[in-house]
Molecule: c-di-GMP-I riboswitch aptamer
Organism: Gemmatimonadota bacterium
């Protein structure tokens, strides 16, 4: 230094549930909660998957309008999987 993870030390994160807020929803913030998590730290315009559909687009109905049905991510997730990145600590 590279790998590599322990019933180790310092310390970190924060699932579902709740409560407020924002959002059209996915979701997201923040607070309280901890199943878990050795990158559950950072990239998401690296590739893959998932979730959602305000607008649009196509159908159907209608005097018009509400409305219903599909179809679309430019919107999300990243604690679904590879990927790149930084980085504590140090038993085998």
């Nucleotide at each position: 230094c590279u790998a590599c993870g322990a019933c180790a030390a310092c310390g970190g994160c924060a699932a579902a549930c709740c409560c407020g807020c924002c959002g059209a929803a996915a979701g997201g913030c923040g607070g309280g909660g901890a199943c878990g998590c050795a990158a559950a730290g950072c990239c998401a315009a690296c590739g893959a998957g998932g979730c959602u559909a305000c607008c649009g687009c196509c159908g159907c109905g209608c005097c018009c309008a509400u409305g219903c049905g599909g179809c679309c991510a430019u919107g999300c997730c990243g604690g679904u999987c590879g990927g790149g990145u930084u980085a504590c600590c140090g038993a085998a």